[in-house]
Context: one part of a larger RNA
RNA sequence: UGACGGGGGCCCGCACAAGCGGUGGAGCAUGUGGUUUAAUUCGACGCAACGCGAAGAACCUUACCAAGACUUGACAUCCCGAUGCUCGGAGGGUAAUGCCUCCUUUUCACUUCGGUGAACAUCGGUGACAGGUGGUGCAUGGUUGUCGUCAGCUCGUGUCGUGAGAUGUUGGGUUAAGUCCCGCAACGAGCGCAACCCUUAUUUCUAGUUGCCAUCAUUCAGUUGGGCACUCUAGAGAGACUGCCAGUGACAAACUGGAGGAAGGUGGGGAUGACGUCAAAUCAUCAUGCCCCUUAUGUCUUGGGCUACACACGUGCUACAAUGGUCGGUACAGAGGGCAGCGAAGCCGCGAGGUGGAGCAAAUCCCAAAAAGCCGAUCUCAGUUCGGAUUGUAGGCUGCAACCCGCCUACAUGAAGUCGGAAUCGCUAGUAAUCGCAGGUCAGCAUACUGCGGUGAAUACGUUCCCGGGCCU
Numbered sequence: 001u002g003a004c005g006g007g008g009g010c011c012c013g014c015a016c017a018a019g020c021g022g023u024g025g026a027g028c029a030u031g032u033g034g035u036u037u038a039a040u041u042c043g044a045c046g047c048a049a050c051g052c053g054a055a056g057a058a059c060c061u062u063a064c065c066a067a068g069a070c071u072u073g074a075c076a077u078c079c080c081g082a083u084g085c086u087c088g089g090a091g092g093g094u095a096a097u098g099c100c101u102c103c104u105u106u107u108c109a110c111u112u113c114g115g116u117g118a119a120c121a122u123c124g125g126u127g128a129c130a131g132g133u134g135g136u137g138c139a140u141g142g143u144u145g146u147c148g149u150c151a152g153c154u155c156g157u158g159u160c161g162u163g164a165g166a167u168g169u170u171g172g173g174u175u176a177a178g179u180c181c182c183g184c185a186a187c188g189a190g191c192g193c194a195a196c197c198c199u200u201a202u203u204u205c206u207a208g209u210u211g212c213c214a215u216c217a218u219u220c221a222g223u224u225g226g227g228c229a230c231u232c233u234a235g236a237g238a239g240a241c242u243g244c245c246a247g248u249g250a251c252a253a254a255c256u257g258g259a260g261g262a263a264g265g266u267g268g269g270g271a272u273g274a275c276g277u278c279a280a281a282u283c284a285u286c287a288u289g290c291c292c293c294u295u296a297u298g299u300c301u302u303g304g305g306c307u308a309c310a311c312a313c314g315u316g317c318u319a320c321a322a323u324g325g326u327c328g329g330u331a332c333a334g335a336g337g338g339c340a341g342c343g344a345a346g347c348c349g350c351g352a353g354g355u356g357g358a359g360c361a362a363a364u365c366c367c368a369a370a371a372a373g374c375c376g377a378u379c380u381c382a383g384u385u386c387g388g389a390u391u392g393u394a395g396g397c398u399g400c401a402a403c404c405c406g407c408c409u410a411c412a413u414g415a416a417g418u419c420g421g422a423a424u425c426g427c428u429a430g431u432a433a434u435c436g437c438a439g440g441u442c443a444g445c446a447u448a449c450u451g452c453g454g455u456g457a458a459u460a461c462g463u464u465c466c467c468g469g470g471c472c473u
Base pairs, nucleotide, nucleotide: 007473008472009471010470011469012468013467015463016462019427020426021425022424023423026318027317028316029315030314031313032312033311034309035308042053043052064304065303066302067301068300069299070298073129077128078127079125080124081123082122083121084120088103089102090101091100092099106119107118108117109116110115131293132292134291135290136289140287141286142282143281144280145278147276152191153190154189155188156187157186158167159166160165171182172181173180197270198269199268200267202238203237204236205235206234207233208232211228212227213226216225217224241264244258245257246256247255248254320420324379325378326377327376328375329374330373336367337366338365341360342359346355347354348353386417391412392411393410394409395408396407397406433455434454435453436452437451438450439449
């Protein structure tokens, strides 16, 4: 000087408390450990690994295993020789690639029409080389997590100290904040804080189609005429600044209350992450030093595996029911996506789906039915008309191909489960809880992830205690 203390003081945070809902028990999904295996590829391991890399393993992916093949190679540049290919089509053979055979068959310039040169492609040769998801994240770049959106971390000059260093940055108030005020051997400054950015909440103007419909006609229907007032869309502005008032305060900063206002004291949300910490993570995104392999640790193909299963753990989904289940009727979103695409109406099928092909590169058409809700009927507390696992049969879809190993439908089957021990997690408002919708990935496959809206609470006395953090000592 720091760090630490079951030392002290002050302060903060869903940290506790006050509440609401879960997890831990069940079934299933998914990840991990372990075990097994020819292989179950690799990485990630307290918080900060474990629905994580993976925004989607049937083949491919794929890195793993078995078998079969190749060796200048699947890919790049260069040299030499030969050929005219390339593209396309057919056949043989194989588990498949490789392989074999046949058909077709270059361009340009010069030309003494013999050829020559150049370009491109294929084959062969030669080595230089290629190649490596092989090792080392404790050799590295880049990127990322975390403390933590915590309020801190520093510098110049000056001053003090022999010096390490101190001061400033401490103190009194105040703040979400090293935020601001006052004081002070300090005076200033930088990186952070805040603001500037995006979005949302109000409004004015501009614009009026594909959007909207108050008035006037019209229609089954904003359908058409008409209109741009309203809604909305999307550009430009306005608006919030403790600006105003009162009180408190040190005549300060500020705090408390109030007015006006759509919004009030950072309005809500996001983006934004200081100096640094963890030899944190990643050599498997990529790049890269060194080491290693070079007829193999490279490359290709078929099949298998990553999907195994006594078990243990994490994260979820569905439930255990009446604030509910089933049936019928009926209402209201937002945000997205669409051309190798979204696919309407109609028709067929109990259904998944099929057929059909209108319209739409989309404020026009489609996906598209929102669901919880509301109205009516039924069930009457039971392992049930709860719950849906598991299994059988019959089908549908995608795709060369659903056996290993996809999703969906119908009928049948109808397991555990009656609210969960110790323990433990999330959340302070349009939040929790609950309800559905969309998207990316994607041929197909979502209980995951990322978004979107609908309905919509309870509680916070307080800071003694637990955890983490900041300042002074």